[in-house]
Source information:
The RNA shown here (c-di-GMP-I-GGC riboswitch aptamer) has 76 nucleotides and comes from an uncultured Desulfobulbaceae bacterium. The sequence was found by an Rfam model in a public genome assembly. Of the family's consensus pairs, 90% are formed in the model. It matches the Rfam family "c-di-GMP-I-GGC riboswitch aptamer". Its family is annotated with cyclic-di-GMP binding in the Gene Ontology.
RNA sequence: CCCGAUAAAGCCAAACCUUCCGAAAGGAGGGGACGGAAAGCGGCGGGUCUUGAAGAAGAUGGCCGAGCUGCCGAAG
Numbered sequence: 001c002c003c004g005a006u007a008a009a010g011c012c013a014a015a016c017c018u019u020c021c022g023a024a025a026g027g028a029g030g031g032g033a034c035g036g037a038a039a040g041c042g043g044c045g046g047g048u049c050u051u052g053a054a055g056a057a058g059a060u061g062g063c064c065g066a067g068c069u070g071c072c073g074a075a076g
Stems, first nucleotide, its partner, number of pairs: 002076001003073002011036002016031006034062001040068002044065003047060005
């Protein structure tokens, strides 16, 4: 470095409920845990979703790829 334990210390938090924001997809706070070794960060490529007749504009990083950063350390 690859890798990822029935390890240790911690971390995040789906659905759902609730308050607020948005035309919507959806976002933020609180509660809550299905999960997660990048479920940390950014829409770069693809996918999906919303609005639109279209051009297009937007949403999603907990869909995938690539990028940047990062805790721990058994076996191999």